[in-house]
Parts: sequence; structure tokens; C1' cells
RNA sequence: UCUUUGCCGGGUGAUGGGGUCCACCUUGAACCGCAAGACUGCUGAUGACUCCUACCAAAUU
Repeated sequence: UCUUUGCCGGGUGAUGGGGUCCACCUUGAACCGCAAGACUGCUGAUGACUCCUACCAAAUU
């Protein structure tokens, strides 16, 4: 100096917050949704579970 592995720390997992768990990355990184040649169109507040907030639809009062 380079490479690999483990631990800790940090970061990330398409739009907000809390909790739990999981995964990935280690800065030339993880990650930055999908369809279409294009015009343009479509789904979802989760990585997963759950609660809250926002939004949408229906019903009741």
C1' cells in the first nucleotide's frame, strides 16, 4: 500500500414520524419506482410488521 474476514461506528433500503426485526453499503459505495420511441401514463407514505400523521375510496352518524 492492496485484498479478504469479524466486531464497533456511520450511511442506505422511490415522499413524513415512533417502535421491532431484516437486508445492503463502507464513499469511484449501498440507494435514487414502473411503463413508453416519444407525447405521456400508473402504483405506494413500510425493506417487512405495527402505530400515528397526510392523502384516496366507500359506508354510517